[in-house]
RNA sequence: GCCCGGCUAGCUCAACGGUAGAGCAACUGACUCUUAAUCAGUGGGUUGGGGGUUCGAAACCCCCGUCGGGUA
Numbered sequence: 001g002c003c004c005g006g007c008u009a010g011c012u013c014a015a016c017g018g019u020a021g022a023g024c025a026a027c028u029g030a031c032u033c034u035u036a037a038u039c040a041g042u043g044g045g046u047u048g049g050g051g052g053u054u055c056g057a058a059a060c061c062c063c064c065g066u067c068g069g070g071u072a
Stems, first nucleotide, its partner, number of pairs: 001071007010024004018055001026042005048064005
């Protein structure tokens, strides 16, 4: 250089083009003498950045960035 894959919540990951979710973590409450565990609940997202297509984009197309793998 070329080819392939990834980038979504603090972390690990989901999401037939039609309301962005789960687990863990955090916080609040219950329980408990206290802590842990357990149970219930709450908050947290410019979906890596910029354009395009579409009635509608995390998803499709283009450019860029970044990480990983392959190849001479």